[in-house]
RNA sequence: AACUCAUUGACGCCGAGUCUCCGGCUUCGCCGGGGAGCGGGGGAACCACCCUUGGGGCGAAGAGCGCGUAAGCACUCCGGGUAACUCUUCCAACCCGAGCCCGUCAGCUCACCUCGCAGGCGUGUCCGGGAGAGAAA
Numbered sequence: 001a002a003c004u005c006a007u008u009g010a011c012g013c014c015g016a017g018u019c020u021c022c023g024g025c026u027u028c029g030c031c032g033g034g035g036a037g038c039g040g041g042g043g044a045a046c047c048a049c050c051c052u053u054g055g056g057g058c059g060a061a062g063a064g065c066g067c068g069u070a071a072g073c074a075c076u077c078c079g080g081g082u083a084a085c086u087c088u089u090c091c092a093a094c095c096c097g098a099g100c101c102c103g104u105c106a107g108c109u110c111a112c113c114u115c116g117c118a119g120g121c122g123u124g125u126c127c128g129g130g131a132g133a134g135a136a137a
Stems, first nucleotide, its partner, number of pairs: 011122004018036008037117006047107001054105001055102004062077003066073002078097005085134007
């Protein structure tokens, strides 16, 4: 000096998963409660649907097809992500497509009812390229 790992702080990313007030505690935080904001679910009329190979919900995490006893693998489509001002969009490349819940029941949905605010991370000093809108200076 370079690289790698760990920890701390700052900043930032995915995501609805944040902000704030009060009280308590074993106080860099946790627990309980209130408010705001954000995001889900249930739930009329009208309309839609006639329904068990059950069906449905959260979530990007689905569909099709082939191989395989299976686990799994491959391909196509589709969906999500790739951060240093923000948003939208196009091309290219790369990565991901888990898990959980309801319990025979849920289309849409005014009123109304109800639930959640967790987790996982570290891109960028070799920055992939183009277009548009806005913000800031």
Molecule: c-di-AMP riboswitch aptamer (ydaO/yuaA leader)
Organism: bacterium CPR1